This is a predicted structure of a 97-nucleotide RNA (SAM riboswitch aptamer (S box leader)) from Tersicoccus phoenicis. It matches the Rfam family "SAM riboswitch aptamer (S box leader)". About the family: The SAM riboswitch is found upstream of a number of genes which code for proteins involved in methionine or cysteine biosynthesis in Gram-positive bacteria. Of the family's consensus pairs, 86% are formed in the model. NCBI's taxonomy places the organism under Bacteria, Bacillati, Actinomycetota, Micrococcales, Tersicoccus.
RNA sequence: ACCCCAUCCCGAGCGGCCGAGAGACCUGGCUCCACGACGCCGCAGCAACCACCCCGUGCGCACACGGGGCCGGUGCUCACGCCAGGAACGAUGGAGC
Numbered sequence: 001a002c003c004c005c006a007u008c009c010c011g012a013g014c015g016g017c018c019g020a021g022a023g024a025c026c027u028g029g030c031u032c033c034a035c036g037a038c039g040c041c042g043c044a045g046c047a048a049c050c051a052c053c054c055c056g057u058g059c060g061c062a063c064a065c066g067g068g069g070c071c072g073g074u075g076c077u078c079a080c081g082c083c084a085g086g087a088a089c090g091a092u093g094g095a096g097c
Stems, first nucleotide, its partner, number of pairs: 002096001004094005013043005021032003025086005044077003049073002052069007081089001
């Protein structure tokens, strides 16, 4: 890169750097933004996809399902993927090749 599955109305911000647009793409709205947005870095946090631990059920192991925890691998921390319409849509996690 390709393919498959799940999720995308809950939750969680401070500091430093930078300096003009940003919210993935198109159209129309709306929102954030020199009281410094977006982005990068650090720290903190949220969450529970995977890993790990515990409990219950299924017959004992394995395994599956449900619940809880969570220091590891990711992810996320304005607004429902910001909203509506559109398209060879996109993002994140996991499995396969």